């Protein structure tokens, strides 16, 4: 230069063929305890990388950027 992947919570990662964005781990906070821990309950936390188009309806189709990785040259 070319082509393939990947990109959602702090963090590992889901989300079925387009139809309300979730889970674990951490966090907060009550119960437990003389305390901490563990265990139980309960909350909080997302502009789904950035723009644009498609559509009644986009994390998901489509485009054009950027980041990391892997293969040609």
């Nucleotide at each position: 230069g070319g082509g393939c992947a990947u990109g959602u919570a702090g963090c590992u990662c889901a989300a079925u063929u387009g139809g309300c964005a979730g889970a674990g781990c951490a966090c907060u906070u009550g119960a437990c305890u003389u305390a901490c821990a563990u265990u139980c309950a309960a909350g909080g936390g997302g502009u789904u990388c950035c723009g644009g188009g498609u559509c009644c309806g986009a994390g998901u189709c489509c485009u054009g950027g950027c980041a990391u990785g892997c293969c040609c040259a």
Predicted 3D model of a 73-nucleotide RNA (transfer RNA) from a soil metagenome.
Model confidence (mean pLDDT): 82 of 100.